A computed fold for a 411-nucleotide RNA from Echinicola marina, annotated as Bacterial RNase P class A. The model forms 94% of the base pairs in the Rfam consensus. The prediction has a mean pLDDT of 76.
RNA sequence: UGUGCAAGUCAGCUUGUCGCCAUGAUUACCUCUCCAAGAGGUAGUUAGGGAGGAAAGUCCGGGCAACAUAGAGCGCCAUACUUCCUAACGGGAAGGGGCAAAGCUGGCGACGGCUUUGUCACAGAUAGUGCCACAGAAAACAAACCGUCCGCUGCAGUGGAUAAGGGUGAAAAGGUGGAGUAAGAGCCCACCGGGCUUCGGGUGACCGAAGUUGCAUGGUAAACCUUAUGGGUUGAAAGAUCAAAUAGGCCCCGGUCCAAGAGCUGCUCGUUCAAUCUGGAAUGGCUUCUGUCAUUGCCGGAAACCGAGGUGGGUAGAUCGAUAGAUCCUGAUUGCGAAGUCAGGACCAGAUAAAUGACAAGAACCAUCUUUUGAUGGUUACAGAACCCGGCUUAUAGACUUGCACUUUUU
Numbered sequence: 001u002g003u004g005c006a007a008g009u010c011a012g013c014u015u016g017u018c019g020c021c022a023u024g025a026u027u028a029c030c031u032c033u034c035c036a037a038g039a040g041g042u043a044g045u046u047a048g049g050g051a052g053g054a055a056a057g058u059c060c061g062g063g064c065a066a067c068a069u070a071g072a073g074c075g076c077c078a079u080a081c082u083u084c085c086u087a088a089c090g091g092g093a094a095g096g097g098g099c100a101a102a103g104c105u106g107g108c109g110a111c112g113g114c115u116u117u118g119u120c121a122c123a124g125a126u127a128g129u130g131c132c133a134c135a136g137a138a139a140a141c142a143a144a145c146c147g148u149c150c151g152c153u154g155c156a157g158u159g160g161a162u163a164a165g166g167g168u169g170a171a172a173a174g175g176u177g178g179a180g181u182a183a184g185a186g187c188c189c190a191c192c193g194g195g196c197u198u199c200g201g202g203u204g205a206c207c208g209a210a211g212u213u214g215c216a217u218g219g220u221a222a223a224c225c226u227u228a229u230g231g232g233u234u235g236a237a238a239g240a241u242c243a244a245a246u247a248g249g250c251c252c253c254g255g256u257c258c259a260a261g262a263g264c265u266g267c268u269c270g271u272u273c274a275a276u277c278u279g280g281a282a283u284g285g286c287u288u289c290u291g292u293c294a295u296u297g298c299c300g301g302a303a304a305c306c307g308a309g310g311u312g313g314g315u316a317g318a319u320c321g322a323u324a325g326a327u328c329c330u331g332a333u334u335g336c337g338a339a340g341u342c343a344g345g346a347c348c349a350g351a352u353a354a355a356u357g358a359c360a361a362g363a364a365c366c367a368u369c370u371u372u373u374g375a376u377g378g379u380u381a382c383a384g385a386a387c388c389c390g391g392c393u394u395a396u397a398g399a400c401u402u403g404c405a406c407u408u409u410u411u
Stems, first nucleotide, its partner, number of pairs: 002406009013362006020050002023047010052382001056393002059391005064235004071269004076231005081095005096122001097120010123226002128224002130220003145166002147162006174192005193215001194213008239320004249311003253307004261273002276302005281296006327346008364379006
């Protein structure tokens, strides 16, 4: 100097003319009202303001609203290394461990050390169940196909031993080196590894060291499952208020005071609220003699309530929710960091069929050409709030900043 990767910032600027929207102030006119005050509408002037880093996806978490109370259990769902941040999260920061790659390096070797990068759906396989096809002798209470060694036999084979070598496979009863053996094997030794015990460091996940022991009954839980933690539902078309109008109409079915029903939810439970009379029958008491009272989980009727369905009528306007916040900016300070604390300052869309646009000039940027000054062209990508906020994911032209790797040139 160039290329690549990763992280981050900006993502159009200035001036002028005309135009749009809401809010504040103000003027005029009109309407409601007896007047005033007040409210509303129309037109004008003026002040500052007016779409993003993702406004997108609707994937998470909340704020907020409703459900009489918002409780308990089950079901179902989600998360899962440690610590910290946060209102919270399946998010973020910093670490730990596993696996992999590159470079350097120690060792006979197995294997180890340092640096950098990438990646992990990193709780549990001795609570239980399931699965590991095919191949292979054998796939977990799992083993003898080839081979090796020894014996018999007569050259076809057969008996025993073996699990070091080979084969199959994703995976085959720890690995390397040595000694030993008929040949072999943790059979034995050293080292690496595994188990157990103790000590040291760390908030912790874990790391390190020493001793001891021949010592590993595989893998798989984005398989069922277990453990721990968490979760009520719906969602601004949520909801609230006001006004107006009609027929709170009619028909039919079922149920109901020892409780139908309302009971936020998929179910169950708890708590709370919850609507009457009348006729008969049966039983019992009293009795003025034929009445009365009480009870009944008996049989009817009516009303009321609840649930399901049919038919018919009225209205479909206005206001709020709706932007003062887990808000933003600047400075200081604590922390490795995500972030926190303190001080000062600011108010920055609120539309509702949906507003922020058009034109002109200039600068800037990009592309091509040009020895240079310059000339020509383009206006930059992805893309428009709709209750709000914090994350995640996806799309994205160009410019800039930082880090790493490689490369070129110079010293």

The RNAcentral record of the sequence draws on ENA.